A computed fold for a 72-nucleotide RNA from a bacterium, annotated as transfer RNA. Rfam family: tRNA. The coordinates come from a structure-prediction model, not an experiment, and the mean pLDDT is 83.
[in-house]
RNA sequence: GGGCGUAUAGCUCAGUGGUAGAGCGCGUCACUGAUAAUGACGAGGUCCUUGGUUCGAUCCCAAGUACGCCCA
Repeated sequence: GGGCGUAUAGCUCAGUGGUAGAGCGCGUCACUGAUAAUGACGAGGUCCUUGGUUCGAUCCCAAGUACGCCCA
């Protein structure tokens, strides 16, 4: 220098155009002599950025940024 992939909750990841979810973690409560485990409820997200397409974008397109892989 060229090509490809990834970017979503604190962490690991789902989510193929219609107002974003799971597991773990966190908080409260129940249970216990007290913990753990278990159960119930809850908090937590400008979906990497900027534009474009669309009635509508996490999702499609372009550019950029970060990280990873391959080639030179």